Two RNAs folded together computationally: RNase P RNA and transfer RNA, 439 nucleotides in total.
[in-house]
This record gives sequence, structure tokens and C1' cells, in this order.
RNA sequence: GGAGUUCGCCGGAUCAUCGCGCGGCACGGUCUUCCGUUCCGUGAGGAAAGUCCGGGCUCCAUCGGGCAAGGGUGCAGGAUAACGUCCUGUCGAGGCAACUCGAAGGAAAGUGCCACAGAAACAUACCGCCGGUUUUCCGGUAAGGGUGAAAUCGUGAGGUAAGAGCUCACGGAGCUCUGCGGUGACGCAGGCUCGGGUAAACCCCACUCGGAGCAAGAUCGCUCGAAUGCCCCUCAAGGGGCCGGACGGCCCGUCCGUUCGAGCACAAAUCGCACCGAGGUUGCCGGUGACGGCAGCCCCAGAGAGAUGAUGAUCCCCGGCUCACGCCGGGACAGAAUCCGGCUUACAGGCGAACUCCGCAC
RNA sequence: GCGCGAUGAGCAAGCUUUGGGAAUGCACCUCGCUCUUAACGAGACGACGCUCCGUUCGAACCGGAGAUCGCGCACCA
Repeated sequence: GGAGUUCGCCGGAUCAUCGCGCGGCACGGUCUUCCGUUCCGUGAGGAAAGUCCGGGCUCCAUCGGGCAAGGGUGCAGGAUAACGUCCUGUCGAGGCAACUCGAAGGAAAGUGCCACAGAAACAUACCGCCGGUUUUCCGGUAAGGGUGAAAUCGUGAGGUAAGAGCUCACGGAGCUCUGCGGUGACGCAGGCUCGGGUAAACCCCACUCGGAGCAAGAUCGCUCGAAUGCCCCUCAAGGGGCCGGACGGCCCGUCCGUUCGAGCACAAAUCGCACCGAGGUUGCCGGUGACGGCAGCCCCAGAGAGAUGAUGAUCCCCGGCUCACGCCGGGACAGAAUCCGGCUUACAGGCGAACUCCGCAC
Repeated sequence: GCGCGAUGAGCAAGCUUUGGGAAUGCACCUCGCUCUUAACGAGACGACGCUCCGUUCGAACCGGAGAUCGCGCACCA
């Protein structure tokens, strides 16, 4: 100097004027509320998005126990409130490397499927080879041919009538085998075996899941109607039994039998909800890391399905014109709505750090 | 905001629950019949299944991500 890999960050800046939402002090109209004015504070994001996962929170008396059904996840250990997320490893694949990617349990539990072609797709001999018989058929054989995405572990040697893991060497795959190392996935060495693929087909194994969702839900009136089961202990309070109901299936247990319906009034009221959180930030400590602990500081949008903007100046970046000065145009994706942790998708341009490979010079 | 569903010739639509040929009807086009048109008869054309990635020998179908379109849902005590 060139080519790359990973991680982190920014995503126009400052000032002035005007305007809008929310909150607060004061003043005025008013003296409860409400309205207006001045001033002060504050006002979108890394994805606020898709709504794909996981939770906080709220309701449902069936949210308890069991069975069945269904959904989800799927290497190991850890992080976390939790996760399908993240971290560190293992194995496999790619790359010279830094590094990246992986829905990565089980096909020697069972069932299904494997079109066409091919003799045969999981149990089989079409051609060929060998032996017997020799019209023809029988037996052996997966070395060779042919079909196919896939055909009896691959190559070589021995061996044989011809052949074959039948034997041997090297290599590959598998194992509920043994030893050693590791928490473990797994690795190394030895032993045994050679049984096609497909589980993002049914299924098996292990773990896990109650349902609905902030338009959840809570609080604040009046009138009318329907029903308020049966028996027993004693008359009542209370208790027991029967009956009926309550589960998007069943059983046990539990709960309910004071709830349901209609009309008027009516503003889409207040709370949830926006001051306190799995909050942010700085420093120290522990950990390889995700992350955790302690201490200090800060309070940080918010609804009416509705505000978060406009103009000017200076600067920054990009494009066009120009010899130049300068002029003109533009500023990516996108926009809170119950709140958090993730994933995924969209995104002009720019900055920083670490590392790898190549070339050159010393 | 929250929760669901669908997408295939110009239109409708079978196939999607066994993954191996995208069937069919109308329309359009050509020919015939007719004086002409319609109707009728015959024939032909037109798709890569919304897009991308994956699993598989093989994907409209199975899995994931995205795009577009559509539907439903509040309080009323």
C1' cells in the first nucleotide's frame, strides 16, 4: 500500500423567531371545576416497524391433582424474571487465514413413502462369470455391464471353480463394549460389526406449555322483571346429604345455587398510564464471556386512536454545473400508544478499535 | 392498538392431509355452419402456483422470513 474478518458507535450540529402537545409556579375571569395569559421545564427510534418468541400486569373459580389429546423446543455446560434469545465450548461444513455458518436427539423400536427407469428400492440375479446338466433348467456369485438421486463400505493384494470383509493393509461408518482424559457434549487407544434414504412423513425419547389479552380490566346511578331447588340434624345461625350448574375432553377434589335480563340516564368520564422501573448512567470488584455485585449521580415523551413542526443564519455530508471563486438541489429507513427482554426485516452516508492474508522497504 | 385469515392463466376454480403429470369452465384466438351476427360444432393458445431462503433425488404441497389484500374485537356500570 492492497484485499478482507469481527466488534462497537453516530445516524445532521449550533443559534434565533414563530407554532403545537404535556407538566409546573404565578396572575386574571372565577373563587369547586373550567378557561385565558406570562414565565420555566420537557417532547421519537436503532429499528418506535413486523407482531415472530418470552415475560411483567389484569381478568376468568375451576388457575388444584391425575389421565387423554394438542402445541412448542431439541449437541453440552452456563447466563437470565423468562425465552425458540445470548455466552463459552463440542462435532460437522466453508475459507490459505482472521473467522463464519449449522431446525445439530433417534432411521440396528415400529409403520408409511421412495414417481419414471431398472431384474430388484429392502429384499431381490436382467446381462455377464463359474459348476452341474447340456433341449433346457438348477445351484453359486454383487468382480464387471446396464438403470437410477440412491444398488450389498471404498482402493489394492491374497484367496477361490468363479466370487465375496472370506482374510490382510490403508481409509470410512456404526456400537446399550472396555480403559484413560473431560462437569458434559466429546476426544484418544483397543475390541466387535459393515445393517440404503427420508423424522422441515407418522412416530419414539427427553424437557416444557391453563386460557384470554391494556379495545385486558377496576371505580362511580335509578327503575322494572324473572328465578332464589329438595330432604335431614334443631325453630334460627351453622352443618350434612341429594339435585342442578361451572373444564373448548374425562375422573377425583373444589366452587356456586344471589344471580340473570330489560329500560332510562350518557361524556366514549376517571384510574390502569407514564415519578421509581427485570430504569438509565459513571466508577470499582468477580467472571474467558453472556452477566452479576457494591457505591455515587439522574428522573427521561405521552395522548382526544390527534403534539413532537416551520422559517432564517452559520457549518457538515452527498450530487450536478463551473478553470476557479461560487451557484443550485438534496439530507437514508422510518415514525411512539400498556410496559420491558430478544429475534427478524428496512436503512443514504460516516467514525473508531482489534485481528488475518498478500506485496514492497528497512 | 390487539387477534385472525387468504394469495394459483384475463376471471372463477379442482389439486394442498400419499410431495413425483398444474385438471376444468367462462373469456380471448382460428376454422366450420349462416346472407350476417349470436348460439352451436371442432381446434389451438395462455401459469412456473405472491416473493426469497431452506429440507428433499424431487416442493403449488413441508419449514422459515418477507410483501400485498381482507376480516373481527372496547367501556355502556
It holds a member of the Rfam family "Bacterial RNase P class A". The family's RNA type in Rfam is ribozyme.